Background: Small-subunit ribosomal RNA from a metagenome, 1481 nucleotides, folded computationally. The coordinates come from a structure-prediction model, not an experiment, and the mean pLDDT is 84.
RNA sequence: AGAGUUUGAUCCUGGCUCAGAGUGAACGCUGGCGGCGUGGAUUAGGCAUGCAAGUCGAACGAUGGUGAGUGAACCGAGGCCGCAAGGCCCAGGGGAUCACGCCAUAGUGGCAGAAGGGUGAGUAACACAUGGGCAAUUUGCCCAUGGGUUCGGAAUAACCUACCGAAAGGUGGGCUAAUACUGGAUAAGACCACGAUCUGGCAUCAGAACGUGGUUAAAGGGGAGGACCGUAAGGCUUCUCGCCCGUGGAUGAGCCCGUGUCCUAUCAGCUAGUUGGUGAGGUAAUGGCUCACCAAGGCAUUUGACGGGUAGCUGGCCUGAGAGGGUGGUCAGCCACAUUGGAACUGAGACACUGCCCAAACUCCUACGGGAGGCUGCAGUCGAGAAUCUUUAGCAAUGCCCGAAAGGGUGACUAUGCGACGCCGCGUGGACGAUGAAGGCCUUCGGGUUGUAAAGUCCUGUCAGGUAGGAUGAAUGUCUCUGACCUAAUACGUCAGAGAUUUGACGGUACUACCAGAGGAAGCCACGGCUAACUCCGUGCCAGCAGCCGCGGUAAUACGGAGGUGGCAAGCGUUACUCGGAUUUACUGGGUGUAAAGGGUAUGUAGGCGGACGAGCAAGUCAAAUGUGAAAUCCCUUGGCUCAACCAAGGAAGUGCGUUUGAAACUGCUUGUCUUGAGUGUGGAAGAGGAGAGCGGAAUUCCCGGUGUAAGGGUGAAAUCUGUAGAGAUCGGGAGGAACACCAGUGGCGAAAGCGGCUCUCUGGUCCGCAACUGACGCUGAAAUACGAAAGCUUGGGGAGCAAACAGGAUUAGAUACCCUGGUAGUCCAAGCCGUAAACGAUGGGCACUAGGUGUGGUCCCGAAAGGGGCUGUGCCGCAGUUAACACAUUAAGUGCCCCACCUGGGGAGUACGGCGGCAACGUUGAAACUCAAAGGAAUUGACGGGGACCCGCACAAGCGGUGGAGCAUGUGGUUUAAUACGACGCUACGCGUGGAACCUUACCAAGGUUUGACAUGUAAGUAGUAACCGACCGAAAGGAAGGUGACUUCGCAAGAAGAGCUUACACAGGUGUUGCAUGGCUGUCGUCAGCUCGUGUCGUGAGAUGUUGGGUUAAGUUCCGCAACGAGCGCAACCCCCGUUGUUAGUUGCUAACCCGCAAGGGUGCACUCUAGCGAGACUGCCUGUGUUUAACAGGAGGAAGGUGGGGAUGACGUCAAGUCAGUACGGCCCUUAUGCCUUGGGCAACACACGUGCUACAAUCCUCGCUACAAAGAGAUGCGAUACCGCAAGGUGGAGCCAAUCUCAAAAAAGCGAGGCCAGUUCAGAUUGAGGGCUGCAAUUCGCCCUCAUGAAGUUGGAAUCGCUAGUAACCGCGCAUCAGCCACGGCGCGGUGAAUACGUUCCCGGGUCUUGUACACACCGCCCGUCAAGCCACCUGAAUUGACUGCACCCAAAAUCGCAUUCCCUAACCCGCAAGGG
Repeated sequence: AGAGUUUGAUCCUGGCUCAGAGUGAACGCUGGCGGCGUGGAUUAGGCAUGCAAGUCGAACGAUGGUGAGUGAACCGAGGCCGCAAGGCCCAGGGGAUCACGCCAUAGUGGCAGAAGGGUGAGUAACACAUGGGCAAUUUGCCCAUGGGUUCGGAAUAACCUACCGAAAGGUGGGCUAAUACUGGAUAAGACCACGAUCUGGCAUCAGAACGUGGUUAAAGGGGAGGACCGUAAGGCUUCUCGCCCGUGGAUGAGCCCGUGUCCUAUCAGCUAGUUGGUGAGGUAAUGGCUCACCAAGGCAUUUGACGGGUAGCUGGCCUGAGAGGGUGGUCAGCCACAUUGGAACUGAGACACUGCCCAAACUCCUACGGGAGGCUGCAGUCGAGAAUCUUUAGCAAUGCCCGAAAGGGUGACUAUGCGACGCCGCGUGGACGAUGAAGGCCUUCGGGUUGUAAAGUCCUGUCAGGUAGGAUGAAUGUCUCUGACCUAAUACGUCAGAGAUUUGACGGUACUACCAGAGGAAGCCACGGCUAACUCCGUGCCAGCAGCCGCGGUAAUACGGAGGUGGCAAGCGUUACUCGGAUUUACUGGGUGUAAAGGGUAUGUAGGCGGACGAGCAAGUCAAAUGUGAAAUCCCUUGGCUCAACCAAGGAAGUGCGUUUGAAACUGCUUGUCUUGAGUGUGGAAGAGGAGAGCGGAAUUCCCGGUGUAAGGGUGAAAUCUGUAGAGAUCGGGAGGAACACCAGUGGCGAAAGCGGCUCUCUGGUCCGCAACUGACGCUGAAAUACGAAAGCUUGGGGAGCAAACAGGAUUAGAUACCCUGGUAGUCCAAGCCGUAAACGAUGGGCACUAGGUGUGGUCCCGAAAGGGGCUGUGCCGCAGUUAACACAUUAAGUGCCCCACCUGGGGAGUACGGCGGCAACGUUGAAACUCAAAGGAAUUGACGGGGACCCGCACAAGCGGUGGAGCAUGUGGUUUAAUACGACGCUACGCGUGGAACCUUACCAAGGUUUGACAUGUAAGUAGUAACCGACCGAAAGGAAGGUGACUUCGCAAGAAGAGCUUACACAGGUGUUGCAUGGCUGUCGUCAGCUCGUGUCGUGAGAUGUUGGGUUAAGUUCCGCAACGAGCGCAACCCCCGUUGUUAGUUGCUAACCCGCAAGGGUGCACUCUAGCGAGACUGCCUGUGUUUAACAGGAGGAAGGUGGGGAUGACGUCAAGUCAGUACGGCCCUUAUGCCUUGGGCAACACACGUGCUACAAUCCUCGCUACAAAGAGAUGCGAUACCGCAAGGUGGAGCCAAUCUCAAAAAAGCGAGGCCAGUUCAGAUUGAGGGCUGCAAUUCGCCCUCAUGAAGUUGGAAUCGCUAGUAACCGCGCAUCAGCCACGGCGCGGUGAAUACGUUCCCGGGUCUUGUACACACCGCCCGUCAAGCCACCUGAAUUGACUGCACCCAAAAUCGCAUUCCCUAACCCGCAAGGG
């Protein structure tokens, strides 16, 4: 950075598609390790379970436990007293009680539960971003600072007790505490009111002193302790944590404003608390925030109100060269929400995710009375979904809450697990190793490739595995000591230091060492082009592929597999989505004559833009400074993990906004001038410009009258129609409507539509001259308004002609058409609608600039005129330039500026829905679903045209003879058959391949055989009476086979060996099996038509053009001239062959004039003639005349055997038809291999209702039969032609002369000529068919040959529609020969001669062809392309009775909780007040 795709090709327009990057992804195949990230995008669907917000005993009373004390009742060893009962003392037990320490805690109380965490439903908004404002505010905890912390009181949880309830929970009575509640005091200050002063500002105002008066606070807890007081408790002192009132700060929050922030106008008007004011209420605070009253405003009008749809916003992220476009997951900031809806309470802060109340839905419990709940916290579960994780560990770290602290709590967080979801790193080994192993694949069979790849040898040791060691992350806290501060104090406390001790979830993890051993570790996609990478097999428009173009119908690099190759790699592909490419919405950076696109035209509002010279301002603009633009991200520089990803630090950037200062060129604004833009004035001018009124003649039609008679009219031809009731024609008169010949002109006028007889009235615009006036007054122009052909509509007139509809007549297969005869709306007028056209120059308006030439309208100037010049219109040509080209070109589509309108692939569709307009018709505005890969513009080459021009051909015409009818022959189709072998199918298949089907041929069918084979080559082994020959016997034959005869070559003395032969086995043979659409070669056809191309040059962006076109001419692209062409090639012509004239050479087998011999036949002689066959000559428009361009050439003529290519043949350009042929041969692929090969016998190719082609013979007298009698050419001949002669009616036979041929033979030519008969008939025509008898060939004539004789004697009397050949030695008629061949179905084919015509005016038409030109939507090329209906199936859209959901306007009804207020009554009530009290407030 581009590429593919519209065409036969080209350029352009234009869409579609691809290559790139990215993702919270998903799916398919695959999967070794680690690090760092990341992971419910769908149902803001429902949730089991556990956890996620607590903490403080240094606020409080109590309860339980525990520890060391205290130690009552009581028991009591022992002692004493007593006779005893018993008493006393007492060790000990016992533990009541009391005070205390520690632990735990339900409750009261404090703080925190407004943070942290989640989600994106709602929200288009001051929600967010950015920048400001609050003189209109608040802020718990925190910091600093000032002042204070006084005296009282009354309750209530817990607890006890009595009850209710299933539960949740609740009620009564009784006791009690506080930092809970509450009364009083005090007031530096704060607040309020009044008075008076200063400073400042931004309007309301703000701030600071001062005076007077009023209002307003508090709570205690813990530690320690000397003096002093107190009986004691304690006071007191001190430290500390609290508490109260202020001030300031910090942080957080609230409110207001500028700017920015998606789609939709098929949403254009919205709004009653609405907009404003006054007052009040409310709030921390402004404010209709709320209320009362007043006023009637406010918003929007293209700068988009109101409505609808969609959406959390941002930093950023992705993409992009950038400008932009897309996006908002993780991280960070803000907002919103917490099952749905509503509401408040508490509080510094909430209208509160794990608080309260109410309503609703849902779920759960229930004893049916009633209750409970809210994962959009972390895990997890179900559901839906293509799809998204562990019901883990720990508070060790960081942070948050509580606490004086220790500490407690924390699914925040730190870690871990799972997932290739992403990014990054590493590995799956390294070196050497060629008989280039084996195997695979391919193969031209030689080989190539996989491939140094493997094996093998020598090494290394990452990761994984094993063993051992083993972190950083820890800072704190506690205790002791020391110092400092506080203090009366060595106490308590705080701070600092030292020592000791203590705290790790991750984790025995990272990391390190050692051990072992290449061992455990590679896939995925692609390979037709785009796009890197190719072959084989399978398949056969099937199966399938495909992003686009497109592959697949028997040789698929495109399907599937394999081998190979390419790409990426623990991933690779696919799908989805975004940007890019796409300058395909174009700001950067597009267009509108014909590709999509200029509004039908004008006037003109808003808006946009705007002449010259000055002055001022500073809004835009520019510059500088400054504030801000959070962090993270991006970028740069460093640093930390072995590197990287990742992380950290610093810098830069953040194009923006605000503030201040400055500049004044440009734009803007204000102001002063100017005249050139624009306008006015004045003097002229042209004109189908418009409106109204009047007038005119020609013509058509109709009416009346005259003359007059049979037609008229109409058409390609007719008919309908009119006319004897008098038409048409003609003359006169009249009526009526419409339109205005000639003039008339790419002439005029108008904005466009449009305007045409003449006159008058009214009226618009334009141009020219002059230069008096105004002084930028201008240009454009959404919306709006006006005009707007034809048709159409409404009302009323009018209506001659014309004429939709309609009717009739024709045409036609039909003819709802074209043609004809009629004919109504309409066309005309008035008034009013409609508002569209190919309303076109398919070209919006304005201004300026940029070569000319030539017409024409208007006007002015110079000039006597001719002519020239200026301005303004209107045409043509043309340069530069532009354009894809065509073309445009001072009347731009050129070069610029300004404004408007419009376009963004084709179809659907200018359709549907909605709105607006309209009486209607309809107009205007104007989609989507779905579908295609194109649609399109210009130009090019062809082809085609019932387009044009020119030309040719037995193409037509003019002629002659045929075919089509009959019989037969032959080929084909069809049918039949065991088989009727195969091919050829318009011309260009059909007497064609086949120029010889009885067997053979033969390929087909039936039957019988055979398997290395009928045929070739090679290898190996074997064989010796082997090859070859004869051959009884079996058999239809093929074949089998006893027996017999019996060789050869090379080497070697010989033995023997090797060949040849045979047998066996293996390679292989063989195939008329398939594909002529895989091919070669050959052939047909257009067409013996005159064409087809190339090189160089030139033109064109290009395909291409030019040359090759043009003017003449020719059979011809033959030739001449001209020409941006000049040359050349393949074709044409000529060169070749035959015929026609002649010369020369030669003279046998040919010839025979003269001469000789002979009766003749003939023989000599001869080579003159004929002839033969070699070499030559001759014809070239060379000569003359004319025409033509003085050319080419043509016409006529002379001469000549022949005259304008003399006649004929051979010769076939580039190409076309996938024309024909695989069955003539060759050949690729495929197929068969005891058969699809080979051999044999017999049959078939010969069938026969029928159809067609090509021929033969005829239908007769130009003939037939018979007889007589002439004249050819070209061929053939040895298994051959075969004479004379004889036999036979004949076919033929016998026989054999001659001849390898100018010698002999076939061989008779026939028609013609002469003579005779036939006399117009199904015949003396015609000969089919059939019978009988013969002949010939052949191994063999039955299927299935030819010929002869006799007999038989069919159809047929000149042929419908249609169709073929031929232009001179031709047609027609006549015979002769040859090839093939034993014979022959030959009437065919190829040749030969004999006799021998007619006609061509001419090119209109039919067919074919050539050149030029034109149109084209064709290019498979008119046998093209293509339109519509219908049928069947499918898809989408619209409509559709009815039904459902969502959203929504207006009116009304029911109405919970809650807040505020009012009214009235009642009830309850500790503190405080009144009262002596009761009681009241």